[in-house]
Molecule: TPP riboswitch aptamer (THI element)
Organism: Hansschlegelia plantiphila
RNA sequence: CGGCAGUCCGAGGGGUGCCUGAAAGGGCUGAGACGGCUUAACAAGCCGAACCCUUUGAACCUGAUCCGGGUCAUGCCGGCGAAGGAACGGGGCUUUCCGCGGGC
Repeated sequence: CGGCAGUCCGAGGGGUGCCUGAAAGGGCUGAGACGGCUUAACAAGCCGAACCCUUUGAACCUGAUCCGGGUCAUGCCGGCGAAGGAACGGGGCUUUCCGCGGGC
């Protein structure tokens, strides 16, 4: 001097399922299944909240109307999966560690 790690700032990405109920609500998994708006309703979309994740990337998407097991049911569990994609920049400090350079 640089790196790793920690820390701070800013920015960005993402999902919101299943069962029951007339509704309110209740139940399951999960970090997260919430609230509001648009609609006659459904579907879908948008906004917000919380939460998770940002290349050391199984947050999340595709394959997938997939395969096996289990469940009242569901991506509920496992496989697929060393698959294909997926959202990053900056500041100071610390000293353990690592590397490089210099001096004695």